A computed fold for a 75-nucleotide RNA from a Planctomycetota bacterium, annotated as c-di-GMP-I riboswitch aptamer.
It matches the Rfam family "c-di-GMP-I riboswitch aptamer". Rfam's curators write: GEMM was predicted in a large-scale screen for bacterial structured RNA regulatory elements.
It was read from a public genome assembly, where an Rfam model found it.
The organism belongs to Planctomycetota, within Bacteria.
The coordinates come from a structure-prediction model, not an experiment, and the mean pLDDT is 90.
């Protein structure tokens, strides 16, 4: 330092779903609210899905994987 993830400790984020706004929509923001998460933290490069005004668009990072960052320490 890599690698690894306890029935650990702290501390985080937060699905359906309800209000509000936004957007034509996929959908995203804020409040309330947890199904789950060890990257559910960032990030459309690759792949897949979904959207439209179909084109040098656009939605998703909580689908997979690439990349870069980070708490905490038991086998």
């Nucleotide at each position: 330092a890599c690698a690894c993830g306890a029935g650990a400790a702290a501390g985080g984020c937060a699905a359906a779903c309800c209000a509000g706004c936004c957007g034509c929509g996929a959908g995203g923001c804020u409040g309330g609210g947890a199904c789950g998460c060890a990257a559910a933290g960032c990030c459309a490069c690759g792949g897949g899905u979904c959207c439209c005004u179909c084109g040098c668009g656009g939605a998703u990072a909580g689908c997979c994987g690439a990349g870069c960052u980070a708490c905490c320490g038991a086998a």